[in-house]
Molecule: SAM riboswitch aptamer (S box leader)
Organism: uncultured Nemorincola sp.
RNA sequence: CUUAUCAAGAAAGGCAGAGGGUCAUGGCCCGAUGAAGCCUUAGCAACCUCCCCAGCGCAAGCAGGGAACUGGUGCUAAUUCCAUCCUGAUCAAUUUCAGGACAGAUAAG
Numbered sequence: 001c002u003u004a005u006c007a008a009g010a011a012a013g014g015c016a017g018a019g020g021g022u023c024a025u026g027g028c029c030c031g032a033u034g035a036a037g038c039c040u041u042a043g044c045a046a047c048c049u050c051c052c053c054a055g056c057g058c059a060a061g062c063a064g065g066g067a068a069c070u071g072g073u074g075c076u077a078a079u080u081c082c083a084u085c086c087u088g089a090u091c092a093a094u095u096u097c098a099g100g101a102c103a104g105a106u107a108a109g
Stems, first nucleotide, its partner, number of pairs: 001109006011041005019030003024084004042076003047072002051066003055062002080103001085100005
């Protein structure tokens, strides 16, 4: 950079000691009944791999469903915690709702 997904799911212990929810602003929330970080164990999920089923294709390959045994990641408060920018609808309203963009996270290439 490209593509896909982001409303579901899954926590205990040890070390540590004041922050954290990506940054900014505004909210809201978590935190001395212990934040970040590191380690151990457990779990969740199904992106890739492995495995099974059936389809298309001369082939390379493509797309679908399942499983969670092997391996590579990831994840385990709150929708990616919410809003911010644009469009549409709606409202007495800077109200409410929907869609999109931007940004971010993860995977594969």